[in-house]
RNA sequence: GUGGAGCGCCCCUAGGGUUCCGCCGGUUCCGCUCCGCCGAACCGGGCCGUGACCGAGAGGGGCAGGCGCGGCCACCGCCGCGUUCCACGGCGGGACAAAAGCCCGGGAGAC
Numbered sequence: 001g002u003g004g005a006g007c008g009c010c011c012c013u014a015g016g017g018u019u020c021c022g023c024c025g026g027u028u029c030c031g032c033u034c035c036g037c038c039g040a041a042c043c044g045g046g047c048c049g050u051g052a053c054c055g056a057g058a059g060g061g062g063c064a065g066g067c068g069c070g071g072c073c074a075c076c077g078c079c080g081c082g083u084u085c086c087a088c089g090g091c092g093g094g095a096c097a098a099a100a101g102c103c104c105g106g107g108a109g110a111c
Stems, first nucleotide, its partner, number of pairs: 008063005015054002020051001022048001023045007031037002065084008086106001088109001092104003
């Protein structure tokens, strides 16, 4: 300098926005114990504490897989133990309703 492999899935969290639900405000309609309240519809609000939703390569947990050793076994294969390192990171773009530590991306770049 070049090439290849190592980077799987699930659950959760950090985080994230606003389709739906809820919450808040307004308007209209309706009913009533009547100037207030209940219910419904519509409009607006994510500098809305939620339900739900999205969600980490460098966060957590689990499962699987790889490798090593041992045991069982005619073979196929099974079981047990151990191990599975390191990791600073834009701008910009993309998807879903939208945003994000999601995807581009263990990228560009830096050391």
Molecule: Guanidine-I riboswitch aptamer
Organism: Actinomycetospora sp. TBRC 11914